[in-house]
Context: one part of a larger RNA
Molecule: small-subunit ribosomal RNA, 5' domain
Organism: metagenome
């Protein structure tokens, strides 16, 4: 000097566009954050409409249709978004490769098909356990729920043949003969749509190996048994000690293993003429976690933050038998601290999810609100004006200086305040949260808006009183002990300026 997710003291007008729990991955009351589809299904309830009967002529009761609502099967989503960084020193990440060793719901784009059948269990009804949670049993019922049966290739098993390749297992194309494996409907008057299977090939997404890089310590020198390899077999989307069972005795290590400690890598950010050093908030790309630990299931994906299950540890209900709960989603509370916002508005925009569509849902967004926390930009008044005024300091008592400074004339309206009028953002046939905001127009009116540190040298800026080694100041030198430009106060000046100084941190 720069820089900061800062703090603290003094002090404080406005916008604008950013940021705001760095500490306890500490415990949380409330309310929200993930739902959606009645164009996949049976019921249930239904404004309302037609019909019929019964009459007490306006009520009552049968039917049928039937917008809507929705508890339930069913689907698709809930694995994205959002949030933290606690763990990790690692193929975690950040570069560049591999596959003759993989998977990919929804999308695209090309090929084929949908034949015919069955039993079921929710819902409901009954009946019956429990304080509840939440269940038992029986009885009945649809379906894009579930199961067989046919068809069917270039799909999958296993055979064995040609022909091209190649990198070792071996990849690929081409014809055989055998076995085997699929389907759902749904809206429309209909065309046709929206969907269903099966293959292939693209996208997009992951999953896996490896060169290489990636902190600190040797006052940490050995480490290791599924450890290192090899055969069979298992298991996986897949290759592997990834599991096992045998076999062998090997690997790693002063080119720092093993052990400690300490860190989420990156892209960038600060600093610096650079090299290099710090450091990883906001934005963005990866990873890891969801109260601790461990588990599977279910899917195209998860070992799932607002999914199950166990175990533990806290917290709540209980009828004491049992239960229920997880904010590192927004917001907001305790609590720790030197410290960090509202329990707001909208789904108007992007954008995500479901839906043929209408549209729903969306604390993601988009605004708003709160704090000088940051950069920026504006103001807090402009010209004239000496009698060099009052007052203040001072002082040689002449005077200097505050000072064109203020009063005064004259003007001006950034701001502000009232009033009117008023957007873009909206792609429009409608639809703005923000917002009656920004803007614009007009009226008033200098009115409401300056502190803040410092002044011996370093370093720009001086003089009086006071104090008397006291009281104090200090970033180093060092200053005070009776003429202190270094303490206090006060006038003057000097520097920043809505800041200003101080503490801390990095260069």
């Nucleotide at each position: 000097g720069g820089a900061c997710g800062a703090a603290c003291g003094c002090u404080g007008g406005c916008g604008g566009c950013g940021c705001g729990c760095c500490u306890a991955a500490c415990a949380c009351a409330u309310g929200c954050a993930a739902g959606u589809c009645g164009g996949a299904c049976g019921a249930g309830c239904g404004a309302g409409a037609g019909a019929g009967a019964g009459c007490u002529u306006g009520c009552u009761u049968u039917c049928u249709c039937g917008a809507g609502c929705g508890a339930g099967u069913g689907g698709c989503g809930a694995a994205c978004g959002g949030g933290u960084g606690a763990g990790u020193a690692a193929c975690g990440c950040g570069u560049g490769a591999g596959g003759a060793a993989c998977c990919u719901g929804c999308c695209u784009c090309a090929a084929a098909g949908a034949g015919g059948g069955g039993g079921a269990c929710a819902a409901c009804a009954g009946u019956u356990g429990g304080a509840a949670a939440c269940g038992a049993c029986u009885g009945c019922u649809a379906a894009u729920a579930c199961c067989g049966c046919a068809u069917a290739a270039g799909c999958c098993c296993a055979c064995g043949g040609u022909g091209c390749c190649g990198c070792a297992u071996g990849g690929c194309a081409c014809a055989g003969a055998g076995g085997g494996a699929a389907a759902a409907g749904g809206a429309g008057c209909a065309a046709u749509c929206c969907g269903c299977u099966u293959u292939g090939a693209g996208a997009c997404g992951g999953a896996c190996u490896c060169g290489c890089g990636u902190c600190u310590g040797a006052u940490u020198a050995g480490g290791u048994a599924g450890u290192u390899g090899g055969u069979g077999g298992g298991g996986u989307a897949a290759c592997g000690g990834c599991c096992u069972a045998c076999c062998a005795a090997g690997c790693c290590g002063a080119c720092g293993a093993u052990c400690a400690g300490u860190a989420g890598c990156c892209g960038g950010a600060c600093u610096g003429a650079g090299a290099g050093g710090u450091u990883g908030a906001u934005c963005g790309g990866c990873c890891a976690c969801a109260u601790u630990g461990g588990g599977a299931c279910u899917g195209a994906g998860a070992c799932a933050c607002g999914g199950c299950c166990c175990a533990g540890a806290c917290u709540c209900c209980u009828a004491c038998g049992g239960g229920a709960g997880g904010c590192a989603g927004c917001a907001g509370u305790g609590g720790g601290g030197a410290a960090u916002a509202u329990u707001g508005c909208a789904c108007a925009a992007u954008g995500g999810g479901c839906g043929c569509a209408a549209g729903c849902c969306u604390g993601a967004u988009g605004c708003a609100g709160c704090a000088a926390c940051g950069c920026c930009g504006c103001g807090u008044g402009a010209a004239g004006g000496a009698a060099g005024a009052c007052g203040g300091u001072u002082u040689u008592c002449g005077g200097a200086u505050u000072g064109u400074a203020a009063u005064c004339u004259u003007c001006u309206g950034u701001u502000c305040u009232u009033a009117g009028u008023g957007a873009a953002g909206a792609a429009u046939a409608a639809u703005g949260a923000c917002g009656g905001u920004a803007g614009c127009u007009a009226a008033g009116g200098a009115g409401c808006a300056a502190g803040c540190c410092a002044c011996g040298g370093c370093u720009a800026a001086c003089u009086a009183c006071g104090u008397g080694c006291c009281a104090g100041c200090a970033g180093c030198c060092g200053c005070g002990g009776u003429a202190a430009u270094a303490c206090g106060u006060a006038g003057g000046u000097g520097g920043c300026a809505a800041g200003c100084g101080u503490u801390g941190u990095c260069c």